[in-house]
Molecule: SAM riboswitch aptamer (S box leader)
Organism: Cyclobacteriaceae bacterium
RNA sequence: UGCUUAUUGAGAAAGACUGAGGGAAUGGGCCCUGUGAAGUCUUGGCAACCUUGGUGAAACUUGGUGCCACUUCCCACCCUUUUAAGGGUAAGAUAAGUG
Numbered sequence: 001u002g003c004u005u006a007u008u009g010a011g012a013a014a015g016a017c018u019g020a021g022g023g024a025a026u027g028g029g030c031c032c033u034g035u036g037a038a039g040u041c042u043u044g045g046c047a048a049c050c051u052u053g054g055u056g057a058a059a060c061u062u063g064g065u066g067c068c069a070c071u072u073c074c075c076a077c078c079c080u081u082u083u084a085a086g087g088g089u090a091a092g093a094u095a096a097g098u099g
Stems, first nucleotide, its partner, number of pairs: 001099008013043005021032003026076004044068003048065003053060001072091001077088004
């Protein structure tokens, strides 16, 4: 980095450095942000997958990634429609397997 499968409305803090952006891509919105964005480090936490131990099976637990504003922030593609909206697809993100 490609492919496959599964999940994706819940959940989860603080400090230090730093100093202007951020919320995946394109467009349109809307929000967060000098009362400190993004990033790095430390500690803490959450619990999606794999994994160690455990069990009749669980609970619980070990470790590896991951995650800790707003539904993946919303909409734009398709279908239905009482034109309010609902469902689906695509794409993204995460994990495992595999090339």